Background: This is a predicted complex of two RNAs, RNase P RNA and transfer RNA, with 400 nucleotides together. Rfam match: Bacterial RNase P class A. It is annotated as a ribozyme.
RNA sequence: CAGACCGUCGCGUCUACCCUGGUAGAUGAGGAAAGUCCGGGCACCAUAGGGCUGGUUGCUGGGUAACUCCCAGUGCGCGUGAGCGUGAGGAUAGUGCCACAGAAAUGAUGACCGCCAGGCUCAGCCUGGUAAGGGUGCAACGGUGCGGUAAGAGCGUCACCAGCAAGAUCGAGAGGUCUUGGCUAGGUAAACCCCGCUGAAGGUGCAAGGCUAAGGUAUAUCUCAAAUAGCGGUGGCCCGCCGUCUUGAGUUGCCGAUGCUGCUGGAGAGUAUGGGUAACCAUACUCCUAGAGAGAUGACGGUCUAGAACAGAACCCGGCUUAUGCGCU
RNA sequence: GCGAGAUAGCUCAGGCGGUCAGAGCGUCGGAUUCAUAACCCGGAGGUCGAGAGUUCGAGUCUCUCUCUCGC
Numbered sequence: 001c002a003g004a005c006c007g008u009c010g011c012g013u014c015u016a017c018c019c020u021g022g023u024a025g026a027u028g029a030g031g032a033a034a035g036u037c038c039g040g041g042c043a044c045c046a047u048a049g050g051g052c053u054g055g056u057u058g059c060u061g062g063g064u065a066a067c068u069c070c071c072a073g074u075g076c077g078c079g080u081g082a083g084c085g086u087g088a089g090g091a092u093a094g095u096g097c098c099a100c101a102g103a104a105a106u107g108a109u110g111a112c113c114g115c116c117a118g119g120c121u122c123a124g125c126c127u128g129g130u131a132a133g134g135g136u137g138c139a140a141c142g143g144u145g146c147g148g149u150a151a152g153a154g155c156g157u158c159a160c161c162a163g164c165a166a167g168a169u170c171g172a173g174a175g176g177u178c179u180u181g182g183c184u185a186g187g188u189a190a191a192c193c194c195c196g197c198u199g200a201a202g203g204u205g206c207a208a209g210g211c212u213a214a215g216g217u218a219u220a221u222c223u224c225a226a227a228u229a230g231c232g233g234u235g236g237c238c239c240g241c242c243g244u245c246u247u248g249a250g251u252u253g254c255c256g257a258u259g260c261u262g263c264u265g266g267a268g269a270g271u272a273u274g275g276g277u278a279a280c281c282a283u284a285c286u287c288c289u290a291g292a293g294a295g296a297u298g299a300c301g302g303u304c305u306a307g308a309a310c311a312g313a314a315c316c317c318g319g320c321u322u323a324u325g326c327g328c329u
Numbered sequence: 330g331c332g333a334g335a336u337a338g339c340u341c342a343g344g345c346g347g348u349c350a351g352a353g354c355g356u357c358g359g360a361u362u363c364a365u366a367a368c369c370c371g372g373a374g375g376u377c378g379a380g381a382g383u384u385c386g387a388g389u390c391u392c393u394c395u396c397u398c399g400c
Base pairs, nucleotide, nucleotide: 001325003304004303005302006301007300008299009298011028012027013026014025015024016023017022018021030310034321035320037319038318039317040316041315042205043204044203045202049239050238051237052236057196058195059073060072061071062070063069074088075086076085077084078083089194090193094192095191096188097187098186112134113133114130115129116128117127118126119125120124142161143160144159145158146156147155162184164181165180166179167178168177169176170175209261210260211259215255216254217253220252222250223249224248225247226246230244231243232242233241234240268287269286270285271284272283273282274281275280330400331399332398333397334396335395338354339353340352341351347385356372357371358370359369378394379393380392381391382390
């Protein structure tokens, strides 16, 4: 980007004409109309009040009507690189779990093999020290080297690295850089949970809802006031609330296939200018582009690369995801 | 416009992450019987609808699709 042009035939809607089904003219699907995964608009219900418990979201800043979306950045990961990805708060609030293997899976109250010291009844055994080495495992309580030691150990104001805390400094912030310190704190929150943010979450979705012809309906309908035992209803639950029933007053309606409406002019599209890194925003001009019964919107031939796919609106928008042919980077 | 589900040939557990892949019926083999059925003994049969992710580890948790059923 989603075919363009020409010819023939056909379908829906609207308008006009002839007059009741014909003619003419205009117009007629998408980038995803899809999935219904999110967010809003709009409409009705007045039970819309309170409490409890859930849910959402999760680096920072911005955009937006709003968002689980978009943009820009930070950190991390991958890549030789241009770049790409990111479900990224807290494990030092607490609890749980970590199978098998392994001596031990988190209070190191830890010693299987090994190493060292001492002892004994000396091919070995016992006691003590040791987390350096081996072995197990996804993971073994900082790593490598040097010193040190009986053997060892952050034991060491020893070096470098990882991590933590404090201070300084740069930045709007996430965070970056430097210095110092004590030497170290396992993983898991797409486990419970804690913290922050947001809406708090009232419910139901255009089969929402409004109007109405033929016809139907009678102590019927609606409104208000009083009464509150029982029954019924009501958001996830509770309190509460509402209705039914009874009485009084006022009122003339109520139901209703179909039909009309809601319905498409809108957070609309295009162009230009301005602001902004960008998402996006503002202003001016121009344009109108399906609206239905759930059902219409197509077929054939010719030319152009064209035998080129996925797929069809149903109240409307903004996203995401998925399906998909061709071309370009 | 909403809701629920998918596990063996069939009907269903497991949903709380690990020795958790099970039950009944069916099927196969054996035993029993003159023979068959029933009873008895033993076995086979599954990528838990598909694909990604979290985790050491996923039937189980999260996301995206596919299909089925219901309102």